[in-house]
């Protein structure tokens, strides 16, 4: 100097960690600005029977919180594998030369 081989960077891609956005489920909490049901009292209509708005609780709702061996996206100086090979580099066979 050649050549074969493995490795690591490299591409790409599987699963799985991890941070992050979304749905989706469970729980909690909510109109203290004026949602929506149901409306004691008290209001009005009416001789009356009985009608009509509708505050206060009360339930529900939008929204929030908090969790999820749920579930999808995206990112990853992680972790196992598979594949690919241009090029560095590293380590070793083996053949050439001095």
């Nucleotide at each position: 100097g050649g050549u074969c081989a493995a490795g690591u960077u490299c591409c790409a891609u599987g699963c799985g960690g991890c941070u992050u956005c979304g749905c989706c489920u469970a729980u909690c909490c909510c109109a203290a600005c004026u949602c929506c049901g149901c409306c004691a009292g008290g209001u009005u209509c009416g001789g009356a029977a009985g009608a009509a708005a509708g505050c206060a609780a009360c339930g529900g709702u939008c929204a929030g919180a908090u969790a999820g061996u749920g579930u999808g996206g995206a990112g990853u100086g992680c972790g196992c594998g598979u594949g690919g090979c241009a090029a560095a580099c590293u380590u070793g066979g083996c053949c050439g030369u001095u």
A computed fold for a 98-nucleotide RNA from a Chlorobiota bacterium, annotated as Bacterial small signal recognition particle RNA. Model confidence (mean pLDDT): 75 of 100. Its Rfam family is "Bacterial small signal recognition particle RNA". About the family: The signal recognition particle (SRP) is a universally conserved ribonucleoprotein involved in the co-translational targeting of proteins to membranes. Of the family's consensus pairs, 96% are formed in the model. It was read from a public genome assembly, where an Rfam model found it.